RNAcentral holds the sequence, with entries from ENA. Predicted 3D model of a 73-nucleotide RNA (transfer RNA) from a Candidatus Daviesbacteria bacterium. Taxonomically the source falls in Candidatus Daviesiibacteriota (Bacteria, Bacteria candidate phyla). It matches the Rfam family "tRNA". By type it is a transfer RNA. Model confidence (mean pLDDT): 81 of 100.
Order: sequence, then structure tokens, then C1' cells
RNA sequence: GGACUCAUAGCUCAGUUGGUAGAGCGUCUCAUUUACACUGAGAAGGUCAGAGGUUCGAGACCUCUUGAGUCCA
Repeated sequence: GGACUCAUAGCUCAGUUGGUAGAGCGUCUCAUUUACACUGAGAAGGUCAGAGGUUCGAGACCUCUUGAGUCCA
């Protein structure tokens, strides 16, 4: 220098065909317990890496940028 993959909740990751942003773990509250743990119920928590474009509508499609990784030279 060139090619490819990835970036979504505090962590690990889904979201497959463009149509209400989710799961597990974690955190908080309540119930249960003498208390803790387990269990059950509920809640909070998101600029979907950033910018622009396409579209009635973008986490998803297109372009650029940033960061991480792999390969080639």
C1' cells in the first nucleotide's frame, strides 16, 4: 500500500427479508427467609462507533471517516 471481518444495554451476544430495539448474566425494588443464598415477580439501563445519502420508513442498503482483528505484498 491492497483485500476482508467486526463495532447494538455495565459484560457476552442475537436481531437471517428494511416495518414497535431484544435475550442471558449483572444492577435495583418487592415477595420468600431469623438473616444470607436460591427461587418467583417487577423495574431501570441504548446517540445501534461517527457523518452523509437512498427510502414513507435504516441496527440492516450505499459512500466516507474512526477504532479493533485477519490475510497478501